RNA sequence: GACCCCAUUGUCUAGUGGUUAGGACGUAUCGUUGACUUCGAUGAGGCCCAAGUUCGAUUCUUGGUGGGGUCA
Numbered sequence: 001g002a003c004c005c006c007a008u009u010g011u012c013u014a015g016u017g018g019u020u021a022g023g024a025c026g027u028a029u030c031g032u033u034g035a036c037u038u039c040g041a042u043g044a045g046g047c048c049c050a051a052g053u054u055c056g057a058u059u060c061u062u063g064g065u066g067g068g069g070u071c072a
Base pairs, nucleotide, nucleotide: 001071002070003069004068005067006066007065010025011024012023013022018055027043028042029041030040031039048064049063050062051061052060
């Protein structure tokens, strides 16, 4: 320098344009216990940025940013 892939709660991840963005771990509160662990109930927390298409975008298009890979 060229090309390809990826970006969703603290972490991992599902989601082929509409119906509360779903799950696991973690975390907070409460219950349980003499106490801790375990267990149960409830909650908080998320679509990388900008523009475009569309009645409607996490999803499609373009550009940017960041990460990874292949080639030179």

Transfer RNA from a Candidatus Pacearchaeota archaeon, 72 nucleotides, folded computationally. It matches the Rfam family "tRNA". Rfam describes the family as follows. Transfer RNA (tRNA) molecules are approximately 80 nucleotides in length. By type it is a transfer RNA.